A computed fold for a 344-nucleotide RNA, annotated as Bacterial RNase P class A.
The prediction has a mean pLDDT of 78.
[in-house]
RNA sequence: UAAGUAAGGUAAAUGUUCGCGGCUGACAAUGCCGAAAGGCGUCAGGUGAGGAAAGUCCGGGCUCCAUAGGGCAGGAUGCCGGAUAACGUCCGGUGGAGGCGACUCCAAGGAUAGUGCAACAGAAAUAUACCGCCAGGCAACUGGUAAGGGUGGAAGGGCAGUUUAAGAGACUACCGCCCGUCUGGUAACAGACGGGGCAUAUGUAAACCCCAUCCGGAGCAAGACCGAAACGAAACAUAAGCCGGCCCGGCUGUUUCAGGUAGGUCGCUUGACUCUGCUGGCGACGGCAGAGCUAGAUAGAUGAACAUUCACGACAUAACCCGGCUUACCGCCUUGCUUACAUU
Numbered sequence: 001u002a003a004g005u006a007a008g009g010u011a012a013a014u015g016u017u018c019g020c021g022g023c024u025g026a027c028a029a030u031g032c033c034g035a036a037a038g039g040c041g042u043c044a045g046g047u048g049a050g051g052a053a054a055g056u057c058c059g060g061g062c063u064c065c066a067u068a069g070g071g072c073a074g075g076a077u078g079c080c081g082g083a084u085a086a087c088g089u090c091c092g093g094u095g096g097a098g099g100c101g102a103c104u105c106c107a108a109g110g111a112u113a114g115u116g117c118a119a120c121a122g123a124a125a126u127a128u129a130c131c132g133c134c135a136g137g138c139a140a141c142u143g144g145u146a147a148g149g150g151u152g153g154a155a156g157g158g159c160a161g162u163u164u165a166a167g168a169g170a171c172u173a174c175c176g177c178c179c180g181u182c183u184g185g186u187a188a189c190a191g192a193c194g195g196g197g198c199a200u201a202u203g204u205a206a207a208c209c210c211c212a213u214c215c216g217g218a219g220c221a222a223g224a225c226c227g228a229a230a231c232g233a234a235a236c237a238u239a240a241g242c243c244g245g246c247c248c249g250g251c252u253g254u255u256u257c258a259g260g261u262a263g264g265u266c267g268c269u270u271g272a273c274u275c276u277g278c279u280g281g282c283g284a285c286g287g288c289a290g291a292g293c294u295a296g297a298u299a300g301a302u303g304a305a306c307a308u309u310c311a312c313g314a315c316a317u318a319a320c321c322c323g324g325c326u327u328a329c330c331g332c333c334u335u336g337c338u339u340a341c342a343u344u
Stems, first nucleotide, its partner, number of pairs: 001340010012309007020048002023045005031040003050315001054326002057324005062219004074215005079093005094108001095106004109210002114208002116204003130149002132145005157175002160172003176198001177196008223266004232257006241251003273292008310313001
């Protein structure tokens, strides 16, 4: 210098004016609206979206309901260790795959419990003899045989030899597989040694299934409080009116209780928070100290105009909160590392 790889930052800037949603302060009422609950003005100051606010896919907080204990069903997860409030997330490893490399990717338990499925081809798809080989037979054919051919993604572990009529783990060495012991490691696992001919032996479990672990349900329109109305209960009254004249009783009137609709308030943003310093850990992430407050609406605010500048501006707009994942995105900047080339 070029190509690459991993991680991080930023998300046009400044000013003036107008407008909108919260907040704080001052001023103002014995004020206004409302039945009540409750709400309201003017001025000034300050404040007001994101890295994904998105998809709503996981996990948790919070709230209400349910809940003795156990099981079935259903769902999710699935190498090991750790982090965490928790997770299907993250970190560090193991194993496997890709790359010269930095590095990246993996839904990575069980196919020696059982069942299912596997087009076409092929004789045969887990059990078989089409060709071939060997033996017998004149032949037709019968028997043996999975070494070789052919079909197929896959053909009875692979390969070399011994044996044999020809062959075959029938036997032997090596590789593979399974089992055991030892060593290292917390473990996954790795290495060494020994044993088993291997009837465990095609694949498939994001097919049924088996094993292990976890999971009660619904969600802020959750829910709590206040509270016209409607439905209802009780006490008292019965002056007047109605129930054909009188009494009781009812309608009715007043008060209280209950009720919970419309409406109102809370929930609502101080939180597993942010920043700085020190500190433990390889790391995810912790500990200690100090400082800070950073939207909170309920038909739902964050916009517009002007001026100057630039690299001329992507994806996109909170609605209970938080941790993740996934997806979208104009560009610009920073750092570590790798490979190649060049120079010293």

Of the family's consensus pairs, 95% are formed in the model.
Rfam family: Bacterial RNase P class A. About the family: Ribonuclease P (RNase P) is a ubiquitous endoribonuclease, found in archaea, bacteria and eukarya as well as chloroplasts and mitochondria. Rfam links the family to the GO terms ribonuclease P activity, tRNA processing and dimeric ribonuclease P complex.
The sequence was found by an Rfam model in a public genome assembly.